[in-house]
RNA sequence: UAAGUCGCGUCGGGAGAGAUCGGCCCAAUUCUUUAGAGGAGUGGGCCGGCGCCGAAGGAGCAACCGCCCCGGAAACUCUCAGGCAAACGGACCGCGCGACUUG
Numbered sequence: 001u002a003a004g005u006c007g008c009g010u011c012g013g014g015a016g017a018g019a020u021c022g023g024c025c026c027a028a029u030u031c032u033u034u035a036g037a038g039g040a041g042u043g044g045g046c047c048g049g050c051g052c053c054g055a056a057g058g059a060g061c062a063a064c065c066g067c068c069c070c071g072g073a074a075a076c077u078c079u080c081a082g083g084c085a086a087a088c089g090g091a092c093c094g095c096g097c098g099a100c101u102u103g
Stems, first nucleotide, its partner, number of pairs: 001103009011094003018050001020049008029040004051084003057080001058078003064072003
């Protein structure tokens, strides 16, 4: 000094699909009521139903690679997991730093 791999970052970019339905709980608001109590919509949490998405993770596979078996293996396929307003997260890309390998 170049390339590659891995890791890190108060760094930049980064898609898809329900602001869905039901039950329970909580909060404030509001209405009825003499009171006790009851109703309404809103927001939040948990559980469940139906529909849907693919870019955490996971699984399968084409080409290809390891000579064959067998295995690896995509942004393809599946949708277990995850997700379906924003935020968060986010494969991947860029930048910076570090370690290692090769030249």
A computed fold for a 103-nucleotide RNA from Rhodopseudomonas palustris, annotated as Glycine riboswitch aptamer. Rfam family: Glycine riboswitch aptamer. Rfam 15.1 lists 9,425 matches to the family in 5,228 species.